[in-house]
Overview
The RNA shown here (c-di-GMP-I riboswitch aptamer) has 101 nucleotides and comes from a Candidatus Atribacteria bacterium. The prediction has a mean pLDDT of 82. NCBI's taxonomy places the organism under Bacteria, Pseudomonadati, Atribacterota, Atribacteria. It was read from a public genome assembly, where an Rfam model found it.
RNA sequence: AACUGAUAAAGGCAAACUACCCGAAAGGGUAGGACGCAAAGUCAUGGGCCUAAAAUGUAUCGAAGGAUAGAAGGAUACAUGAUGGUCGCCAGACCGCCGGU
Repeated sequence: AACUGAUAAAGGCAAACUACCCGAAAGGGUAGGACGCAAAGUCAUGGGCCUAAAAUGUAUCGAAGGAUAGAAGGAUACAUGAUGGUCGCCAGACCGCCGGU
């Protein structure tokens, strides 16, 4: 330096769940807690997946106003929607402990 994780040691991280906080949500933070993890260390760069706020479209409702009707604005539902997430989904990049070859 490359490959590798059989055995072992020193240590490390922490799923579900619970509490509080942040967030529209997905999700995240802190504390507890351990299902697992040899990169479950770092980076959302590509793909996947999750969410769907703004926005847009459609439908319905519809006060005031108005001669009447309609439009704009408003409410609700649905669809589209990443600029929001996820590195403990995969790939890529960077860095790292111990053992073996």